A computed fold for a 248-nucleotide part of an RNA from Tangfeifania diversioriginum, annotated as large-subunit ribosomal RNA, domain VI. Rfam family: Bacterial large subunit ribosomal RNA.
[in-house]
Context: one part of a larger RNA
RNA sequence: CGUAUGAGAUUUGAGAGGACCUGAUACCAGUACGAGAGGACCGUGUUGGACAGACCUCUAGUGUACCUGUUGUGGCGCCAGCUGCAUUGCAGGGUAGCUAUGUCUGGAUGAGAUAAGCGCUGAAAGCAUCUAAGCGCGAAGCUCACCUCAAGAUGAGAUCUCGCUUAAGGGCCGUAGGAGACUACUACGUUGAUAGGCUGCAGGUGUAAGGGCGGUAACGUCCGUAGCCGAGCAGUACUAAUUGCCCG
Numbered sequence: 001c002g003u004a005u006g007a008g009a010u011u012u013g014a015g016a017g018g019a020c021c022u023g024a025u026a027c028c029a030g031u032a033c034g035a036g037a038g039g040a041c042c043g044u045g046u047u048g049g050a051c052a053g054a055c056c057u058c059u060a061g062u063g064u065a066c067c068u069g070u071u072g073u074g075g076c077g078c079c080a081g082c083u084g085c086a087u088u089g090c091a092g093g094g095u096a097g098c099u100a101u102g103u104c105u106g107g108a109u110g111a112g113a114u115a116a117g118c119g120c121u122g123a124a125a126g127c128a129u130c131u132a133a134g135c136g137c138g139a140a141g142c143u144c145a146c147c148u149c150a151a152g153a154u155g156a157g158a159u160c161u162c163g164c165u166u167a168a169g170g171g172c173c174g175u176a177g178g179a180g181a182c183u184a185c186u187a188c189g190u191u192g193a194u195a196g197g198c199u200g201c202a203g204g205u206g207u208a209a210g211g212g213c214g215g216u217a218a219c220g221u222c223c224g225u226a227g228c229c230g231a232g233c234a235g236u237a238c239u240a241a242u243u244g245c246c247c248g
Stems, first nucleotide, its partner, number of pairs: 001152001005163007015149004021049007033038001051106005059100004066093005071086006110144003117137004169247004173189005194240003197236005203229003210223005
């Protein structure tokens, strides 16, 4: 821009894409079969491999804005306590998120038309013949069925609702993230929990500073499962989402 009125929702599915894998083992049954040796079809169950999708409860990583220990050196006048730099200085852990090595799920089932093949009826050709007319069965393959996209399907579809000018509705702007390169998308904008802050909880680290006591001291111990704490879950308008403008 189009879909010959403008919107907000919900859809149909022409068409397109994805997937389609396979082993072992148990029962049937040491049965059918076979002199024996050996040893099934059909059907049912269990458990794997590879592949694919989703997720983070568990396990395991990462986690340079979390916690702790510690070395050298500079600074805060000194002690104590902090802090800069040294690959995040080094080391031990680790929330959310993102992950796989972790967890869950999938290939199922059925229908239709068929291939090779197997048949029924049956002439030409008094017989025979699956074929010439006619009818049936038959595959991991084909068409559906399963999952995803999909009306620019210009063949532009359908349904419901709202509005027709001070309209319905949309945008600008702001607070953001489950979204994200930008855009877009999604949530919210005081009739408010959208983000920050604060409070509580979960969770991480591992018992802060300061003081008391013991020890010459290093240090230990008590107040005290302490102090600190990013992303998690809630609550709470304290801060910021003001006022407004534009399109239609």
The coordinates come from a structure-prediction model, not an experiment, and the mean pLDDT is 90.